[in-house]
RNA sequence: UAGGCGCAAGGGCAAACCUGUCCGAAAGGCAGGGACGCAAAGCCACGGGCCUACAGCGGCGGUGCCGCUAAGGCAGCCGGGCUGUCGGU
Numbered sequence: 001u002a003g004g005c006g007c008a009a010g011g012g013c014a015a016a017c018c019u020g021u022c023c024g025a026a027a028g029g030c031a032g033g034g035a036c037g038c039a040a041a042g043c044c045a046c047g048g049g050c051c052u053a054c055a056g057c058g059g060c061g062g063u064g065c066c067g068c069u070a071a072g073g074c075a076g077c078c079g080g081g082c083u084g085u086c087g088g089u
Stems, first nucleotide, its partner, number of pairs: 012038002017033004022029002036076001042082003046079003049074003056068005
């Protein structure tokens, strides 16, 4: 360093869903409840990907609808960067 089998200890985070005179145009976030799971499901939007479209641009049968588009978002999509607990064969 890699692989196989078996297996701890202290613990950690928290999906869906529910609640909210909360924030947001939305995606989503925050708080409380709740556990599907996670050895980084700790932190970071650098690359890819995905979500939303207020504003902007374009279109139409037009006071609306449709399309395009992140400067918004997702770290529990992947890669990458940084950090962290234990330490059996």

Notes:
A computed fold for an 89-nucleotide RNA from Alicyclobacillus sp., annotated as c-di-GMP-I riboswitch aptamer. It was read from a public genome assembly, where an Rfam model found it.